[in-house]
Context: one part of a larger RNA
RNA sequence: CGCAGGAGGCUUGAGGGGAGCUCUCCCUAGUACGAGAGGACCGGGAGGGACGGCCCUCUGGUGCACCGGUGGUCCCGCCAGGGGCGUAGCCGGGUAGCCAAGGCCGGUCGGGAUAAGCGCUGAAGGCAUCUAAGCGCGAAGCCCACCCCAAGACGAGGCCUCCCACAGCGUGAAAGCUGGUAAGGCCGCAGGAAGACCACCUGCUUGUGAGGGCGGAGGUGGAAGGCGGGUAACCGUCGGAGCUGACCGCUUCUCAUCGGCCGAGG
Numbered sequence: 001c002g003c004a005g006g007a008g009g010c011u012u013g014a015g016g017g018g019a020g021c022u023c024u025c026c027c028u029a030g031u032a033c034g035a036g037a038g039g040a041c042c043g044g045g046a047g048g049g050a051c052g053g054c055c056c057u058c059u060g061g062u063g064c065a066c067c068g069g070u071g072g073u074c075c076c077g078c079c080a081g082g083g084g085c086g087u088a089g090c091c092g093g094g095u096a097g098c099c100a101a102g103g104c105c106g107g108u109c110g111g112g113a114u115a116a117g118c119g120c121u122g123a124a125g126g127c128a129u130c131u132a133a134g135c136g137c138g139a140a141g142c143c144c145a146c147c148c149c150a151a152g153a154c155g156a157g158g159c160c161u162c163c164c165a166c167a168g169c170g171u172g173a174a175a176g177c178u179g180g181u182a183a184g185g186c187c188g189c190a191g192g193a194a195g196a197c198c199a200c201c202u203g204c205u206u207g208u209g210a211g212g213g214c215g216g217a218g219g220u221g222g223a224a225g226g227c228g229g230g231u232a233a234c235c236g237u238c239g240g241a242g243c244u245g246a247c248c249g250c251u252u253c254u255c256a257u258c259g260g261c262c263g264a265g266g
Base pairs, nucleotide, nucleotide: 001152005163006162007161008160009159010158011157015149016148017147018146021049022048023047024046025045026044027043033038051106052105053104054103055102059100060099061098062097066093067092068091069090070089072085073084074083075082076081110144111143112142117137118136119135120134164265166179167178168177169176184262185261186260187259188204189203190202191201192200209255210254211253212251213250214249215248216247218244219243220242225238226237227236228235229234
């Protein structure tokens, strides 16, 4: 910009893409078959590999603003307790998120038309012949079925709902032009399991969108200080203590104030 008024939702699916894998074991059955050795079709069941999608309960990884330990040095006057530096100083753990080595699921079933192939009926050609007319069966393959995208599918689809019958110019009436509006949208702002930007999604005081506060979960692992014990290092106790990012809630304490613009055959 288009989709012949302007909007907000929900959709149909033309068309396109993806997936499509395979092994072992058990039963049928030591049956059919076979002198034996061996050993099935058909049908049913159970495990596995690789691949793919999704996820984080579990197992783990990471986790540079979480907790603890610890040597040097500088600083907070000293002790104690802390802070800075040096790869995050080094070391031990670790929430959320993101991940795989972890978890769940998938290929199936079924239908249609076929290939090679196997047939029925059957002439030309009194027989025969799956083929010439006609008909049936038959693949991991094809079409559908399964998952995803999808109306710029200009053949621009459908359904529901909302906004309405302004003003000026123009004209015989229109077309057309302009202005302010409607539903609605955009800007702005607070943000987000959304994201390079944009987009998408939520909220904007008639408000729980984020932050803070409070509570909880989870993590760390027993704070400071006091008291007791010990020559001391240190140990015990108050006390599963103190601290705690992203997780789950509650709460208008803080910031989302106030606003502006666009936008209809009317």